[in-house]
Context: one part of a larger RNA
RNA sequence: UGACGGGGGCCCGCACAAGCGGUGGAGCAUGUGGUUCAAUUCGACGCAACGCGAAGAACCUUACCUGGGUUUGACAUUCAGUGGCUCGCCCUAGAAACAGGGUUUUCUCUUCGGAGACUGCUGGACAGGUGCUGCAUGGCUGUCGUCAGCUCGUGUCGUGAGAUGUUGGGUUAAGUCCCGCAACGAGCGCAACCCUUGUCAUUAGUUGCCACCAGGUUAUGCUGAGCACUCUAAUGAGACUGCCGGUGUUAAACCGGAGGAAGGUGGGGACGACGUCAAGUCCUCAUGGCCCUUAUGCCCAGGGCUACACACGUGCUACAAUGGCAGGUACAAAGGGCAGCGAUAUCGCAAGAUGGAGCGAAUCCCAAAAAGCCUGCCUCAGUUCGGAUUGGAGUCUGCAACUCGACUCCAUGAAGUCGGAAUCGCUAGUAAUCGCGGAUCAGCAUGCCGCGGUGAAUACGUUCCCGGGCCUUGUACA
Numbered sequence: 001u002g003a004c005g006g007g008g009g010c011c012c013g014c015a016c017a018a019g020c021g022g023u024g025g026a027g028c029a030u031g032u033g034g035u036u037c038a039a040u041u042c043g044a045c046g047c048a049a050c051g052c053g054a055a056g057a058a059c060c061u062u063a064c065c066u067g068g069g070u071u072u073g074a075c076a077u078u079c080a081g082u083g084g085c086u087c088g089c090c091c092u093a094g095a096a097a098c099a100g101g102g103u104u105u106u107c108u109c110u111u112c113g114g115a116g117a118c119u120g121c122u123g124g125a126c127a128g129g130u131g132c133u134g135c136a137u138g139g140c141u142g143u144c145g146u147c148a149g150c151u152c153g154u155g156u157c158g159u160g161a162g163a164u165g166u167u168g169g170g171u172u173a174a175g176u177c178c179c180g181c182a183a184c185g186a187g188c189g190c191a192a193c194c195c196u197u198g199u200c201a202u203u204a205g206u207u208g209c210c211a212c213c214a215g216g217u218u219a220u221g222c223u224g225a226g227c228a229c230u231c232u233a234a235u236g237a238g239a240c241u242g243c244c245g246g247u248g249u250u251a252a253a254c255c256g257g258a259g260g261a262a263g264g265u266g267g268g269g270a271c272g273a274c275g276u277c278a279a280g281u282c283c284u285c286a287u288g289g290c291c292c293u294u295a296u297g298c299c300c301a302g303g304g305c306u307a308c309a310c311a312c313g314u315g316c317u318a319c320a321a322u323g324g325c326a327g328g329u330a331c332a333a334a335g336g337g338c339a340g341c342g343a344u345a346u347c348g349c350a351a352g353a354u355g356g357a358g359c360g361a362a363u364c365c366c367a368a369a370a371a372g373c374c375u376g377c378c379u380c381a382g383u384u385c386g387g388a389u390u391g392g393a394g395u396c397u398g399c400a401a402c403u404c405g406a407c408u409c410c411a412u413g414a415a416g417u418c419g420g421a422a423u424c425g426c427u428a429g430u431a432a433u434c435g436c437g438g439a440u441c442a443g444c445a446u447g448c449c450g451c452g453g454u455g456a457a458u459a460c461g462u463u464c465c466c467g468g469g470c471c472u473u474g475u476a477c478a
Stems, first nucleotide, its partner, number of pairs: 001478002003475003007472007015462002019426005026317008034308002042053002064303007073126001077125008088103005106117004128292002131290003137286002139281003142277001144275001149188006155164003168179003194269004199237007208227002213224003240263001243257005319419001323378007335366003340359002345354003385416001390411007432454007
């Protein structure tokens, strides 16, 4: 100087407390461990691994296994020799890859010597490796932590390591600001500048809108006219403790108030200092070293990654009446669409099929929002709760749904009556609850990323648990 303390002081955080809803019990989905297996590819392991890499394993992917094949190679550059093809088509065997055979057959320049292009074969340089080392590395990322810290120049003090500044008194979300002070300044962080949302104005008015006027329809901005309003999307205004009162040291600031759409950082996001964990990644990529080179490379078929006495994590669905079922009827936002979205119509109980209007989309389509509201049935039961499992019949995608897809219909109708010890999330348009969209994608979503609808309870307080910041103290630790 740090680190540590079941030392002290001050302070903060859904850290506790106060509340609301869960997990832990059940069934299923998914990941992991273990076990099994020819293989169940690999990585990730407290927080910070375990719906993680994977924004989507039937083949492919695929890195694993078995078997079949191949050796200048699936891919790149180049040298030497040699040939004229390559491509395409047909035949044979085969699971295919591959192998064998047949057919067709070069181009440009030319001084006719040859040169060049493309391609096959042979040989050589080399290719190739998701092989090892993340403890050789770059890059990227997680974490402490959006915590308020981390440092430097000059000066001063100290023999020196170092100290001071950065401590102190106030204050703040903040090393934020003020005052003081052997310090005076400065940098990286904080804040602001960026995006979005909340109010208003201006500009603009189609594909959006419909107040006034007119026309038309069973009905509808449907049409004319219009751009007022909504909205769209660009530019600006607006909030700064600016104003008033009080407290305070005449400060910084705090408390209350006015006006205001918004008030003291208005809400949300992007943004992550010096560093820590030899944290993670050599399987994104790049890369040193090592290793393989008729194989640890490459091609193909089939299998596996989907196994199953068990254990754990994360979720979904429930155990019902604030509910379930049936009928009727409202109100979104944000997205996506051409090898695409696909309307009206017809068929089918349905999944879906036929068909094809319109739309490269403020125009058309996906598209039905759901919870909600109205009416009826059920009356506390393992039930009209719950839907696992299983049988049958189908639909769709796709060469192909056996291993191993999703969905529909009929039948079947398991566990489960609110969950031990323990444990998680959340402070407001939040939790809870309800549906909608997108990426990936032929197909496949309870996961992920977004969107809106309905919409709470509680916070006395900081003694305690956890994590963190500052000062101080002890130490046989560095």